Predicted 3D model of a 73-nucleotide RNA (c-di-GMP-I riboswitch aptamer) from a soil metagenome.
RNA sequence: GAUAACGGCAAACCCAUCGCAAGGUGGGGACGCAAAGCCAGGGAUCUCGCCCAGAGACCGCCCGGCUACCGAA
Numbered sequence: 001g002a003u004a005a006c007g008g009c010a011a012a013c014c015c016a017u018c019g020c021a022a023g024g025u026g027g028g029g030a031c032g033c034a035a036a037g038c039c040a041g042g043g044a045u046c047u048c049g050c051c052c053a054g055a056g057a058c059c060g061c062c063c064g065g066c067u068a069c070c071g072a073a
Base pairs, nucleotide, nucleotide: 001070008033009032013028014027015026016025017024018023031060037066038065039064041063042062043061045057046056047055048054
């Protein structure tokens, strides 16, 4: 961080499968993304729990930490 190159990721939706759920994984598919790579550390949000206590989900919501390809002016 550019109307560049090599490439990368993959929202909605569909199919299969796991989970009570949020949601995860695999395949198809591309709305987008310069960290849309990794980490649930803080906040937000969501699920289970009548409520509480508690347990979980999500980093493609924000902050923080770690790492990294290419590169014009």
Of the family's consensus pairs, 94% are formed in the model.
The prediction has a mean pLDDT of 81.